[in-house]
Context: one part of a larger RNA
Molecule: large-subunit ribosomal RNA, domain II
Organism: metagenome
RNA sequence: UCCGGCGAGUUAUAGUAACGAGCAAGCUUAAGGUAUUCAGUACCGGAGGCGAAGCGAGAGCGAGUCUGAAUAGGGCGCAUAAAGUUCGUUGCCAUAGACCCGAAACCGGGUGACCUAACCAUGAGCAGGCUGAAGUGAGAGUAAAAUCUCAUGGAGGGCCGAACGCACGUUCGUUGCAAUGACCGGCGAUGACUUGUGGUUAGCGGAGAAAUUCCAAUCGAACUCGGAGAUAGCUGGUUCUCCCCGAAAUAGCUUUAGGGCUAGCGUUGAUUUAGAUUACCGGAGGUAAAGCACUGAAUGGGCUAGGGGGCGAUAAGCUUACUGAACCCUAUCAAACUCUGAAUGCCGGCUAAUUGAUGAUCAGCAGUCAGACAGUGUGAGAUAAGUUUCAUUGUCAAAAGGGAAACAGCCCAGACCUACAGCUAAGGUCCCAAAUGUAUGCUAAGUGGAAAACGAUGUGGAGUUGCGAAAACAACCAGGAUGUUGGCUUAGAAGCAGCCAUUCAUUAAAAGAGUUCGUAAUAGAUCACUGGUCGAGUGACUCUGCGCGGAAAAUAUAACGGGGCUAAGCAUGCAACCGAAGCUUAGGAUUGUUCAUAGAACAGUGGUAGGGGAGCGUCGUGUACGGGGUGAAGUCUGAGCGGAAGCACAGGUGGACUGUACAGGAGUGAGAAUGCCGGA
Numbered sequence: 001u002c003c004g005g006c007g008a009g010u011u012a013u014a015g016u017a018a019c020g021a022g023c024a025a026g027c028u029u030a031a032g033g034u035a036u037u038c039a040g041u042a043c044c045g046g047a048g049g050c051g052a053a054g055c056g057a058g059a060g061c062g063a064g065u066c067u068g069a070a071u072a073g074g075g076c077g078c079a080u081a082a083a084g085u086u087c088g089u090u091g092c093c094a095u096a097g098a099c100c101c102g103a104a105a106c107c108g109g110g111u112g113a114c115c116u117a118a119c120c121a122u123g124a125g126c127a128g129g130c131u132g133a134a135g136u137g138a139g140a141g142u143a144a145a146a147u148c149u150c151a152u153g154g155a156g157g158g159c160c161g162a163a164c165g166c167a168c169g170u171u172c173g174u175u176g177c178a179a180u181g182a183c184c185g186g187c188g189a190u191g192a193c194u195u196g197u198g199g200u201u202a203g204c205g206g207a208g209a210a211a212u213u214c215c216a217a218u219c220g221a222a223c224u225c226g227g228a229g230a231u232a233g234c235u236g237g238u239u240c241u242c243c244c245c246g247a248a249a250u251a252g253c254u255u256u257a258g259g260g261c262u263a264g265c266g267u268u269g270a271u272u273u274a275g276a277u278u279a280c281c282g283g284a285g286g287u288a289a290a291g292c293a294c295u296g297a298a299u300g301g302g303c304u305a306g307g308g309g310g311c312g313a314u315a316a317g318c319u320u321a322c323u324g325a326a327c328c329c330u331a332u333c334a335a336a337c338u339c340u341g342a343a344u345g346c347c348g349g350c351u352a353a354u355u356g357a358u359g360a361u362c363a364g365c366a367g368u369c370a371g372a373c374a375g376u377g378u379g380a381g382a383u384a385a386g387u388u389u390c391a392u393u394g395u396c397a398a399a400a401g402g403g404a405a406a407c408a409g410c411c412c413a414g415a416c417c418u419a420c421a422g423c424u425a426a427g428g429u430c431c432c433a434a435a436u437g438u439a440u441g442c443u444a445a446g447u448g449g450a451a452a453a454c455g456a457u458g459u460g461g462a463g464u465u466g467c468g469a470a471a472a473c474a475a476c477c478a479g480g481a482u483g484u485u486g487g488c489u490u491a492g493a494a495g496c497a498g499c500c501a502u503u504c505a506u507u508a509a510a511a512g513a514g515u516u517c518g519u520a521a522u523a524g525a526u527c528a529c530u531g532g533u534c535g536a537g538u539g540a541c542u543c544u545g546c547g548c549g550g551a552a553a554a555u556a557u558a559a560c561g562g563g564g565c566u567a568a569g570c571a572u573g574c575a576a577c578c579g580a581a582g583c584u585u586a587g588g589a590u591u592g593u594u595c596a597u598a599g600a601a602c603a604g605u606g607g608u609a610g611g612g613g614a615g616c617g618u619c620g621u622g623u624a625c626g627g628g629g630u631g632a633a634g635u636c637u638g639a640g641c642g643g644a645a646g647c648a649c650a651g652g653u654g655g656a657c658u659g660u661a662c663a664g665g666a667g668u669g670a671g672a673a674u675g676c677c678g679g680a
Base pairs, nucleotide, nucleotide: 001680002679003678004677005676006675011096012095013094015092016091017090018089019088020087021086022085023084026050027049028048032044033043034042035041036040054061055060064076065075066074067073099237100236102234106227107226108225109224110223111222117201118200119199120198121197122196123195124194125193126191128160129159130158131156135152136151137150138149139148140147164188165187166186168185169184171182172181203219205215206214207213212221240615241614242613243612244611245610250263251262252261253260254259264368265367266365267364268363269362270361271360272359275355276354277353278352279351280349281348282347283346289340290338291337295334296333297332300329301328302327306323307322308320309319310318311317371396372395373394374393375392376391377390379388380387401412402411403410416588417587418586419585421584422583423582427578428577429576430563431562432561436575437574438573439572440571441570442569448565454549455548458546459545460544461543462542463541464540465539466538467537475533476532477531478530479529481506482505483504486500487499488498512527516525517524589605590604591603592602593601594600595599616669618666619665621663622662623661624660625659626658627657634653635652636651637650638649640647641646
C1' cells in the first nucleotide's frame, strides 16, 4: 500500500406533534388475582389518571369568580359555534454513557530503591616510578639558644602512569553491534576514591556536593487496578437507491465572540384568501448636485472705527509708504453649514395589465450565526493591499455548459433523459481551430501585444491668425554707411566687460549708438533692415485621431496562447456565417395543477446544510404455497431485464439445504475514523 472480516442515532421511562386503530361526553385500567393448551393468552381488578367549568394566594363560591364598602368599574372565564381518551407506529425532546472513537488530567487502594540517589552494617581493591614535610641523629655554631650543614625519616584530598572509575573532543555509527555504542586521544587514579553482599527511606512521598536531577529504557510529581463508558462548546468518522422542495454565513442577548438562545431565511401538514411587479394617484424626506441666506473656513480690492508711528507741551489737534474689526465689491470651500434641491428608493391607495400560489396564520422538523469576489456609494488605510468596516446589487458558496490560452466569485447562460436535426447569446471567423467578405479612413511603431510626469518640424483631421503675383517664405548675389572710438568708467572699453541715456541725428532702397561669434583693445565674420534673381505658397497658434521617446530583474524567448500577421492591427458601417447542456424540433420518464375522465392541456424537474416522499437489499420469526443427490446454498462465466438500489436465466464448480407472497422484528447495507483483527 492493497485484499477480506468487524466497525457508529440504540434501549428504557416520561412528554409533545402527526398518522393509524378502538370506544366516545366519556375514555382507560395499575399493582394484584383467576383460568389455561403455561412464560403466552383470555377474563377479573375503577385504586388512580385525562376530559366534560371556571375564578381565587386560600378558605371557598360557581356560569361565574376575584378585587372591593359596593348591586360600581376592572381582571380572568361563560355566552362562543362542543371532543376527548386509550393503545400502536413515526419525528423530536427530557433523564440516563445516549451516534462512535479520542485526551491531558482528578480521586481512592495497592506494587516498586535487583536501575538510580542518599544512608547503615560488613567485606574487598588500587602495577610501577617520582618528590621528599614534620620529627630524629651527628657535626658546625652559641654563655645558653637561635641558626647552618650532612644524614635519617616517609608526610601529602602531592607528581607521572596501568588496573579500576569517569566521560572533555573529533570522527564513525544514526532502519546502529548498541533505545547512547566503537576507534583515537582526554581526566582522576591513597581518596570528598572505587567496588561486592545484606539492609533502610515511597509518590499530597522519598533521595538530591542542587541539574526540575533520580526513584526499574517512564518523572514539574512513578507504576498498576478501580471510580470510569470521567469530561471534551474540540478534531476525525458515521455504511443502499430514486423523487419533490431547498437555505444561511444576519439582528438582539450571552465570562459571549470557531459555542448557544430567540427572531430572520428552508421544509412538511392544516386552515385561509390574499400576494408581487408595472402604469396611475397621494404622501413623508434633506442625499447627489448646487449655493453662501445661517454656522464656520478663506482670496484680492475699496472704505472706515479702533490700534501703532511722527509732529506737538506729558495737550487740543494735525498727519501717516504701518496695521486693521465691521461694512461693500470680487473669487472660493464644508461629514458633523443650508436660502435651495433632484434621480432612485420607501409608505399608502382606486382601477387596469402582467404574474399564477408566489401571501397570511397555526402546528411538526430543521440547518445557518468563519462567508468570498465583482460593480456602485461611504468610512479606516497612504483616494496602498487578493487589506479592513458598512450599505446595495450580482455571481460563487450550493451551478454544470460556452467565452476570458489556462483561471470558485468576470461576460453569456441555469444541465430530467435520448438524437450524426435546426436557430442563436457572449465571444469569434489566416493556420493550430468551427466560421468572412466588403466599403471608407487611420497606424509604420510589430504600435497592436504593459506604464506616468515630461519631451519632440512623426503623421491624419478641424479651426483662428500673419505675410504673399504691388512677388511673400527658403536659398543665392549685393548693400548693411556717416557724426562716432556716443558719454562715463577703465591700463584699454572703438556697436558687442560694466554703467548712463530725450539710444539722437545725417545720407539714404536700407542699415540698431547694435543679434551672435571674435580681439588685450582694434580688426574680422554675422544678424536685424534693404535691393536683385527666382515664381507660389509660407509662418505662428488652438482643438483633436493614431503613433515616438521616457521603458532596468532576477532558471528560458516569456507583456498576441503559439505559428505567424502591415493586416490576420485600429476606427466606423454593411452583409453573412460559426458558436452553449440556452431556445426550437422528434421521442421518452417523472412532479404539480386544471379539465375531467383515463387521457389530454398547461407549468415544472441544477443543487450543499436541511425538510418531506417512495422504494431495493440483508438476517431471524409466523402463515400459506413450493424447490432440492435426476444436485440446495455459495462461487465462476455469459452481449438478459429494470428508472436506481437491484433481479432473473443458462452452463461450469460445489455437495445439503433453500425460495416466493403477505405480516411482523432488527446486532440491517462501509471507502475513508494516523479505525480494529487477519492475510498478501